[in-house]
Order: sequence, then structure tokens, then C1' cells
RNA sequence: GGCUGGGUAGCUCAGUGGUAGAGCAGAGGACUCAUAAGCCUCCGGUCCCGGGUUCAAGUCCCGGCCCAGCCA
Repeated sequence: GGCUGGGUAGCUCAGUGGUAGAGCAGAGGACUCAUAAGCCUCCGGUCCCGGGUUCAAGUCCCGGCCCAGCCA
């Protein structure tokens, strides 16, 4: 330098163009003599950045940045 995959909650990751989600972590509650586990509830998002298409974009297109792998 080229190609491929990836970037979404604090972390690990889902998400077929139509309200952004799960698990873990965190907070509260209930339970218990008490703690843990399990149970209930809640909090938490500039979907990497900029543009384009569209009534509507995390999703499609273009450019850029970063990470991993492959080729040279």
C1' cells in the first nucleotide's frame, strides 16, 4: 500500500430501513437471625466522525479515523 471483518450502555455482544435491546456490572426493594445465591424494580446511549439517499438510517451509499486478520 491492497483486501476482508469489526467500532452500539461501564464491560461482553445482539439488532432484516419503521419506538435502540440482552447478559454481566451498578442502585433500590422483598426474602433471611445475618450473609450469599436466586427473585422484583430501576438507572445507564452523540449507535466512531462527516456527508449523501429516503417520508423514515444503528442498518443502504461515499469519504475519514481507529482495532484485528490476510496479501504484498
Record summary
The RNA shown here (transfer RNA) has 72 nucleotides and comes from a Candidatus Limnocylindria bacterium. The coordinates come from a structure-prediction model, not an experiment, and the mean pLDDT is 85. Its Rfam family is "tRNA". The family's RNA type in Rfam is transfer RNA. The RNAcentral record of the sequence draws on ENA and MGnify.